[in-house]
Context: one part of a larger RNA
RNA sequence: UGACGGAGAGGCACCACCAGGAGUGGAGCCUGUGGCUCAAUUUGACUCAACACGGGAAACCUCACCAGGCCCAGACACUAGGAGGAUUGACAGAUUGACAGCUCUUUCUUGAUUUGGUGGGUGGUGGUGCAUGGCCGUUCUUAGUUGGUGGAGUGAUUUGUCUGGUUAAUUCCGAUAACGAACGAGACUCUGACCUAUUAACUAGACGGUGGAUUUCUGGUCUACCAUGUCUUCUUAGAGGGACAGGCAGCGUUUAGCUGCACCAAAUGGGGCAAUAACAGGUCUGUGAUGCCCUUAGAUGUUCUGGGCCGCACACGCGCUACACUGAAGGAGGCAGCGUGUACUCCCUGUCCGAAAGGACUGGGUAACCCGCUGAAUCUUCUUCGUGCUAGGGAUUGAGGCUUGCAAUUGUUUUUCAUGAACGAGGAAUUCCCAGUAAGUGCGAGUCAUAAGCUCGCGCUGAUUACGUCCCUGCCUCUUGUCCA
Numbered sequence: 001u002g003a004c005g006g007a008g009a010g011g012c013a014c015c016a017c018c019a020g021g022a023g024u025g026g027a028g029c030c031u032g033u034g035g036c037u038c039a040a041u042u043u044g045a046c047u048c049a050a051c052a053c054g055g056g057a058a059a060c061c062u063c064a065c066c067a068g069g070c071c072c073a074g075a076c077a078c079u080a081g082g083a084g085g086a087u088u089g090a091c092a093g094a095u096u097g098a099c100a101g102c103u104c105u106u107u108c109u110u111g112a113u114u115u116g117g118u119g120g121g122u123g124g125u126g127g128u129g130c131a132u133g134g135c136c137g138u139u140c141u142u143a144g145u146u147g148g149u150g151g152a153g154u155g156a157u158u159u160g161u162c163u164g165g166u167u168a169a170u171u172c173c174g175a176u177a178a179c180g181a182a183c184g185a186g187a188c189u190c191u192g193a194c195c196u197a198u199u200a201a202c203u204a205g206a207c208g209g210u211g212g213a214u215u216u217c218u219g220g221u222c223u224a225c226c227a228u229g230u231c232u233u234c235u236u237a238g239a240g241g242g243a244c245a246g247g248c249a250g251c252g253u254u255u256a257g258c259u260g261c262a263c264c265a266a267a268u269g270g271g272g273c274a275a276u277a278a279c280a281g282g283u284c285u286g287u288g289a290u291g292c293c294c295u296u297a298g299a300u301g302u303u304c305u306g307g308g309c310c311g312c313a314c315a316c317g318c319g320c321u322a323c324a325c326u327g328a329a330g331g332a333g334g335c336a337g338c339g340u341g342u343a344c345u346c347c348c349u350g351u352c353c354g355a356a357a358g359g360a361c362u363g364g365g366u367a368a369c370c371c372g373c374u375g376a377a378u379c380u381u382c383u384u385c386g387u388g389c390u391a392g393g394g395a396u397u398g399a400g401g402c403u404u405g406c407a408a409u410u411g412u413u414u415u416u417c418a419u420g421a422a423c424g425a426g427g428a429a430u431u432c433c434c435a436g437u438a439a440g441u442g443c444g445a446g447u448c449a450u451a452a453g454c455u456c457g458c459g460c461u462g463a464u465u466a467c468g469u470c471c472c473u474g475c476c477u478c479u480u481g482u483c484c485a
Base pairs, nucleotide, nucleotide: 001485002484006480007479008478009477010476011475012474013473016469017468020433021432022431023430024429027321028320029319031317032316033315034314035312036311043054044053065307066306067305068304069303071301076119077118078117079116080115086113089108090107092105093104094103123295124294126293127292128291132289134283135282136281137279138278139277144183145182146181148179149178150159151158152157162174164173165172188272189271190270191269194241195240198238199237200236201235204232205231206230207229208226209225210224211223212222213221214220247261248260249259250258251257323426327385328384329383330382331381332380333379341370346365347364348363350361351360352359353358392423397418398417399416400415401414439461440460441459442458443457444456445455446454
C1' cells in the first nucleotide's frame, strides 16, 4: 500500500429488504442443459458473468458427427518416363443406393493439358481463446482514476483526492500544504410530449359546388363525382421556440441545496454513449484476421446418398396453456401503433368455387400513392350454459383433405371429424418490479421454400403498494487492529 479476514462508524441498491403485485417451483406441452443410450446422437458455454445462449425454430443443404461412394480444385521448382504416345474420356455387361467407366471384362478415343518421385504449397467448422488480434461480456451502474509543480517521508509512498453540510454523482458549498489541471459524472446525442408563430404539400387533409341515401326537414350525418379555386386547425417534417429549480413560502452557515404551493404541454419522460485498472471470462465454429501444431489423395480438403443433431428409467433451467362464472360458447358493436412488401415472384385487393384449409381468374403496389381507414385483441352489449374434471382444460391418438418443397416416414406447417389425459391455485425454496410501470391483450419484424410456445419492437386496457431502511444479501468510503501477500 490493500483483492483478504476481525471490530466499529457513515452512505447506497427492488440484480437487497420492508409494504405489496405478478409469479416460477406442482400439472400437460414447448424448448435449452446434464445424464443415459447410440454407428453418430457434432460442438462451445457451467455461480452472479452457462442452461428460448452461440442471433442455434438443423427434413436435404446448413454440418462440423456416423455408414459409405466419386473428385483434385496437389500452385511452382527439380528429376524420371514420354510423340515408336505422358495421359484423358467412354457405350454395353458385371458391379453399385446410383445412368459414379468407381472398379472389372471388352476395346475404341484423346494428344503433352498430364503421370511417378522429391522439395514446397494449398485447403481444413482439425487442435490450442492457457500463443494472439478484433469484438463482446463482467468486475461496475456504481463514482471512480491520473499526472505536473509544491509540501511530508531515507524510501515504498502520501498530500492534492478532506472534519462538516449537500448531491443521483470526487455534484457542489466550504474547509485547507496545497496550487492549477486531465479522463470519467454532467454537458452531449437519439427519442417522446407543447407551438392557431414560420416554411410548405394532387403521395396529407379542410373549406366549396352538384347529385344520392338517411332524417328529429331553412339544419345535421354518411357517401359518390366535379372544381383544382382558397387555406394549413387536424396529418406529415424542416428550421426554430419552450424549462432554467425560473416565481412564492418554509428549512438550511441564510451557502451548496432540500421541501411544499402555484404557473405550465412538461417541474426527475425513456434510451444511447461511457474512465482507469483488470479477468489467463467468451469467441481460432463471423471473417480470404492470425502464430504454432496436426492433416493433406485410403484426406481432417471437397462433393454425393442415407442417417444423426429430434433418440428417453431420469434431474435442472427459460417459457406457453390452464385449473373456470371477473368465465366459456355463439351473435352484434366499437377503436391502434411500430414495421414490412416483387426480378425472378414478395405484400396482397376484388370476383367465383370450396365446410375449412385452400384453389382459379383478374388487378394494384419498388410504396404517406396499392394491400390498408392495416374496421387487431383484451373491451362493450345480447343470448345460452349454471357449478358438475362441466359446455373449464385441450394433452394424447385414429381417419381424411389441402399446402410448401426434388423429397414430409421419425408424423414441416395447416385444416376437418372423432378421441377428451393430467390439472380443483401448487411444499421447501426462489425470480422480477414502483407509473402509462406490473399484469392482461393482440399486432409487426428477425429467423422464413414451409414457419413462433423464442427474441426484438409496437400500441390498446391498465391496478395494489413504497416514495422508506440498513434487518437479510451485496457494494462504496472512513477509523482501528495489525494476521497475511
This is a predicted structure of a 485-nucleotide part of an RNA (small-subunit ribosomal RNA, 3' major domain) from Bairdia sp. Model confidence (mean pLDDT): 81 of 100. Rfam family: Eukaryotic small subunit ribosomal RNA. Rfam links the family to the GO terms ribosome and structural constituent of ribosome.